The part of an RNA shown here (small-subunit ribosomal RNA, 5' domain) has 486 nucleotides and comes from Anisodus acutangulus.

Context: one part of a larger RNA
RNA sequence: GGAUGAACGCUGGCGACAUGCUUAACACAUGCAAGUCGGAUGGGAAACAUGGGAAAUUGUGUUUCUAGUGGUGGAUGGGUGAGUAAUGAGUAAGAACCUACCCUUGGGAGGGGAACUACAACUGGAAAUGGCUGCUAAUACCCCGUAGGCUGAGGAGAAAAAUGAGAAAUUUUCCCGAGGAUGGGCUCGCGUCUGAUCAGCUAGUUGUUGAGGCAAUAACUUACCAAGGUGAUGAUCAGUAGCUGGUCUGAGAGGAUGAUAAGCCACACUGGGAUUGAGACACAACCCAUACUCCUAUGGGAGGCAGCAAUGGGGAAUUUUUUGCAAUGGGCAAAAUCCUGAUUGAGCAAUGUCGCAUUCAGGUAGAAGGCCCAUGGGUUGUGAGCUUCUCUUCUCGGAGAAGAAGUAAUGAAGGUAUAUGGGGAAUAAGCAUCGACUAACUAUAUGCCAGCAGUCACGGUAAUAUAGAGGAUGCAAGCGUUAUCC
Numbered sequence: 001g002g003a004u005g006a007a008c009g010c011u012g013g014c015g016a017c018a019u020g021c022u023u024a025a026c027a028c029a030u031g032c033a034a035g036u037c038g039g040a041u042g043g044g045a046a047a048c049a050u051g052g053g054a055a056a057u058u059g060u061g062u063u064u065c066u067a068g069u070g071g072u073g074g075a076u077g078g079g080u081g082a083g084u085a086a087u088g089a090g091u092a093a094g095a096a097c098c099u100a101c102c103c104u105u106g107g108g109a110g111g112g113g114a115a116c117u118a119c120a121a122c123u124g125g126a127a128a129u130g131g132c133u134g135c136u137a138a139u140a141c142c143c144c145g146u147a148g149g150c151u152g153a154g155g156a157g158a159a160a161a162a163u164g165a166g167a168a169a170u171u172u173u174c175c176c177g178a179g180g181a182u183g184g185g186c187u188c189g190c191g192u193c194u195g196a197u198c199a200g201c202u203a204g205u206u207g208u209u210g211a212g213g214c215a216a217u218a219a220c221u222u223a224c225c226a227a228g229g230u231g232a233u234g235a236u237c238a239g240u241a242g243c244u245g246g247u248c249u250g251a252g253a254g255g256a257u258g259a260u261a262a263g264c265c266a267c268a269c270u271g272g273g274a275u276u277g278a279g280a281c282a283c284a285a286c287c288c289a290u291a292c293u294c295c296u297a298u299g300g301g302a303g304g305c306a307g308c309a310a311u312g313g314g315g316a317a318u319u320u321u322u323u324g325c326a327a328u329g330g331g332c333a334a335a336a337u338c339c340u341g342a343u344u345g346a347g348c349a350a351u352g353u354c355g356c357a358u359u360c361a362g363g364u365a366g367a368a369g370g371c372c373c374a375u376g377g378g379u380u381g382u383g384a385g386c387u388u389c390u391c392u393u394c395u396c397g398g399a400g401a402a403g404a405a406g407u408a409a410u411g412a413a414g415g416u417a418u419a420u421g422g423g424g425a426a427u428a429a430g431c432a433u434c435g436a437c438u439a440a441c442u443a444u445a446u447g448c449c450a451g452c453a454g455u456c457a458c459g460g461u462a463a464u465a466u467a468g469a470g471g472a473u474g475c476a477a478g479c480g481u482u483a484u485c486c
Stems, first nucleotide, its partner, number of pairs: 001486004006482005013356006019349002021314001026312002030309003035072003040069002043066010079267003088192001090190002093187002097184002102180008110144004119134002122131003150157002164171002193239003200230003205227003209223004242264003246257004270289004292303004320346001322345001324343001328342001329340003361387002369380004394423004399418001430475005435456003441470002444467002451458001
C1' cells in the first nucleotide's frame, strides 16, 4: 500500500446493487416450511332442483366437500460443516452394474377368485391410541390362459397386465422386450496439512480354492489351506481440517484463504437398526437405547428449528414472529385448480462497492469578531453580508409503467420507478492529523506533573511532540482505531 461476512469511537443527506451468528453441531415457546388426485375406489356430509306422501320422511338428478383404501411425490428443494487426512474431494482412466418419471421402437391388456379399510354393533384406556365380531369396492391382492426369452440337451422348471372419462369420434392409463437419455453404485493411477520428543504396524490381517451374498466387483461374509501384507519414498499413532472451481495479495514465482453464488461429500438431539421403495439405511417416516424437555387420572404417553421468521444463552458482533404465488422453478392432477418460508418482493443495518448532493456567478468598505504582532500591520478572507442564477435532492399537485408468456383474463412489489407542473438556497459535513518517517505552525496553559507514543522519542519554566485555542494539511458521508492475511 491492498484486502475483510468485520467490530469499536466520533459523525451521518439520497439512490442503485450486493452482503448480514465467523462465537454454543447450545437449548428452543409460537406460527408456517409437502402435498396432491373424486376422471382409480366403496362410503359419508351439505346445498340446490325435481317427483311421491296428510306428515314423519323418501326417490332421482346436479354441484361442492373428504376421514379411509389406492396411486404418485415425499430420496427433490432448503439448512449446517460436527465428523472425515481418505470408504472424501480434485484430475485422468476403467469394467463386473442398476436406473421411477422421460424419449424412440416392437408387441400385448383374455378369463376368474378370495379378502381387508372405511362403516356398523360390542368393548379397553385419563389421554395417546386400541381390541373383537360382521358387511363391502377398486388402477389394492391372488389364480388360470397367452409371449419373446433363460437354464438346458433327458425333458422339466420359472414367468405380464387395469382400466377410467365421453353419446361417440377419441383420449388417458397399464404390462412385456430392445435401445437411448438422465441420475447413481463400484475399481484404479497421480498429487492432496503438521509432528520422528510417534518406528515399527497388521490376524479377516495378505493370498489360493470351495460356498454364500450383492444391481455389480471384492474377505463383503464364511470353511479349509498357505504365511503373508505394509513401512525412513515416513507406515502406525497423535494433532488440526469438510474438499474444489475460486477469493485476497504479489510484476511474477509464490503466500494466505475456502463467507455469499456454483460442483461434490458428510450430517439431521446422541448412538445403533432395519422397513417401504426405481432410489434412503430417510432433517419436518418407523423401531430400540441414552440424555434432556413437556403432559398425566402415576397405569402410561408426547417431542427433536444445522428449514423460514422468532426467543433465551454465548459473544466485540450479525436483521422482520414481513408480502405474494404476479414472475422463475418444483410436486400432484386429463385439466381448472391446489400446495410451495424454494423463490419473488418489501422491512432493518453506511456492513461493503458504485453514483449524486450539501449550491453557481459577481462581489473590498479588504466590514465586525477571533488569532498573531516589531502596534506599522498581517491572517481568517471572496469566506460571510450584499446582488444574480439554478432545482440534483426536498416538498406539494395531477399523469403513470415495462416486466404478461398465452385470444381474453391474470401484478405481490405499487399508485413504486419514471416523465411533468408549482414552491423556495430552502433539508444536507464531518473525522483524523500538523517533531522526523509524513502533506501541514504559531501563541497560551502546564512544568519528568498532567499526559503523549506505530518507531525514534517528547514533557524537569521560552514544549512546532501534552491540553484547549487560532491557523493549516489529508480524506470525505464518511474518517480514525483495533484484529487478521498478503
Taxonomically the source falls in Anisodus (Eukaryota, Viridiplantae, Embryophyta, Euphyllophyta). Rfam family: Bacterial small subunit ribosomal RNA. Rfam links the family to the GO terms ribosome and structural constituent of ribosome.